About this RNA: A computed fold for a 337-nucleotide RNA from Saccharimonadales bacterium (SeqCode), annotated as Bacterial RNase P class A. The coordinates come from a structure-prediction model, not an experiment, and the mean pLDDT is 75.
RNA sequence: GCAGCUCGGCAGAUGGCCGCUGGUAGCUAAGGCUACGAGAGGAAAGUCCGGGCAGCGUAGGACAGGGCGGUCGCUAACGGCGACCGGGCGAGAGCCUAGGGAAAGUGCCACAGAAACGAAACCGCCGACUUGUCGGUAAGGGUGAAACGAGCAGUGUAAGAGACUGCAGCGACAUACGGUGACGUAUGGAGGAGGUAAACCCCGCCUGCUGCAAGGAGAGUUUGCAUAUAAGGACGGUCCGUCCGCAGACUCGAUAACCGCUUGAUGUGUCCGGCAACGGGCGUACUAGAUAGAUGGCCAUCCACGACAGAACCCGGCUUACCGCUGGGCUGCACAU
Numbered sequence: 001g002c003a004g005c006u007c008g009g010c011a012g013a014u015g016g017c018c019g020c021u022g023g024u025a026g027c028u029a030a031g032g033c034u035a036c037g038a039g040a041g042g043a044a045a046g047u048c049c050g051g052g053c054a055g056c057g058u059a060g061g062a063c064a065g066g067g068c069g070g071u072c073g074c075u076a077a078c079g080g081c082g083a084c085c086g087g088g089c090g091a092g093a094g095c096c097u098a099g100g101g102a103a104a105g106u107g108c109c110a111c112a113g114a115a116a117c118g119a120a121a122c123c124g125c126c127g128a129c130u131u132g133u134c135g136g137u138a139a140g141g142g143u144g145a146a147a148c149g150a151g152c153a154g155u156g157u158a159a160g161a162g163a164c165u166g167c168a169g170c171g172a173c174a175u176a177c178g179g180u181g182a183c184g185u186a187u188g189g190a191g192g193a194g195g196u197a198a199a200c201c202c203c204g205c206c207u208g209c210u211g212c213a214a215g216g217a218g219a220g221u222u223u224g225c226a227u228a229u230a231a232g233g234a235c236g237g238u239c240c241g242u243c244c245g246c247a248g249a250c251u252c253g254a255u256a257a258c259c260g261c262u263u264g265a266u267g268u269g270u271c272c273g274g275c276a277a278c279g280g281g282c283g284u285a286c287u288a289g290a291u292a293g294a295u296g297g298c299c300a301u302c303c304a305c306g307a308c309a310g311a312a313c314c315c316g317g318c319u320u321a322c323c324g325c326u327g328g329g330c331u332g333c334a335c336a337u
Base pairs, nucleotide, nucleotide: 001333002332003331004330005329006328007327008326009325010324012302013301014300015299016298017297018296020039021038023036024035025034026033027032041308045319046318048317049316050315051314052313053211054210055209056208060240061239062238063237065207066206067205068204069203070084071083072082073081074080085099086097087096088095089094100202101201105200106199107196108195109194117149122141123140124137125136126135127134128133129132151167152166153165154164155163170192173188174187175186176185177184178183215259216258218252219251220250221249222248223247224246225245232244233243234242235241266285267284268283269282270281271280272279273278303306
């Protein structure tokens, strides 16, 4: 210099004027006015996971259903993240991985093919005879993503075959060593031998439902029906279990308001522990809170000429969208010193 890999950061800047939504202070009888200061994102998005919070019924047990699935950690929790192990890809930096069990049982394996796991004979090979049939054969051919599933050599035979022998290979498992562990290395290895569990299933773990339009407000009187260890009703799909009289009318209260609502598993600086995810100590900051829903418009100057996009209870993730600019680390090749 070229070609790549990986981890981050930014997302027009400054000033002026006019608006809009909150906050604080002052003024005003009230409506309101004035001043000061604040006012979208890395994804605010999809609403796909997890948690907080709230209600349902004290949210408990069992089953069903659903979800997850290498190991060890992190975390409030997770289907997330980190590190590592196994497998696959790459020359490499590195990337991908739904990665428990197919030596419990069942099912399935398109098309082609004789045959898709039961065994089977299309061609071929061998034997027999009645010469186009029967029997033997899974070594060879052909079909297919996959062909009976442990390869080579020999023995064997009519021809053949783990049928038998020798050598080599896979492998649950056992032992030793290393590792917290997944696992790795070495030795032995009887019985064993297609694939498929995002097919049923088995094993282990998790799991009540509804979402801020949650929820914060219900109380009393009376009428009808029912009459108690019952019947009936309410309660997440069932049972256990728990609770209760049921239905209607009327009165008062509430009903565009207010609370929930933004100080929080919060941000940030530094130090410490850890490979890291992350955790801890100290200091410091307060940074939208609307309810028809504010966060906008215009002007000036500058530049690299500005992408995707817009909060609605909050937070941690994942996924998707995105003009471009930029920092760190690393790999390969070429050249120069």

The source organism's lineage runs through Bacteria, Bacteria candidate phyla, Candidatus Saccharimonadota, Candidatus Saccharimonadia and Saccharimonadales (SeqCode). It matches the Rfam family "Bacterial RNase P class A". By type it is a ribozyme.